[in-house]
RNA sequence: AUCUCAUCAAGAGGGGCAGAGGGAACGGCCCGGUGAAGCCCCGGCAACCAACUGACGACCAGUGGCGCGAAGCGCCCGGAGUCGCACAGUGAUAGGUGCCAACUCCGUCCGGUCCGCAACUGCGGCGCCGGGAAGAUGAGGA
Numbered sequence: 001a002u003c004u005c006a007u008c009a010a011g012a013g014g015g016g017c018a019g020a021g022g023g024a025a026c027g028g029c030c031c032g033g034u035g036a037a038g039c040c041c042c043g044g045c046a047a048c049c050a051a052c053u054g055a056c057g058a059c060c061a062g063u064g065g066c067g068c069g070a071a072g073c074g075c076c077c078g079g080a081g082u083c084g085c086a087c088a089g090u091g092a093u094a095g096g097u098g099c100c101a102a103c104u105c106c107g108u109c110c111g112g113u114c115c116g117c118a119a120c121u122g123c124g125g126c127g128c129c130g131g132g133a134a135g136a137u138g139a140g141g142a
Base pairs, nucleotide, nucleotide: 002141003140004139005138006137007136008135013042014041015040016039017038021031022030023029025108026107027106028105043100044099045098048096049095050093051090052089053088054087056084057083058082059081060079062077064076065075066074067073068072104134109131110130111129112128113127114125115124116123117122
């Protein structure tokens, strides 16, 4: 850099250095010398991955039980066993990331709908709803 999947209306800030920018792009609207970006320290949020617990399912062990006369087969039970792209829970779980203004700040493309106009296959709206695109984060892949 790229592909796939999931999530994006909740949540969580102080200090030091620094010194003008920042909110991805563009438009808007905001934040910013009562100090932006960036770096460092400490704190917090959350629960994607991991961990742990439980349920469930599959498989498998069994000196287990029952039935069919036996062999064998079938059914049931059962374990501190193995596995599960799946489910629920735990953050007092010293883990891996992420995040801590504004819905991903809003819009940008498409559809629907409401309203307005000196409009009739038009234009517009701090409009509303749904879906995309793009972006962000995680996990996995090549």
This is a predicted structure of a 142-nucleotide RNA (SAM riboswitch aptamer (S box leader)) from an Acidobacteriota bacterium.
Its mean pLDDT, the model's own confidence on a scale to 100, is 77.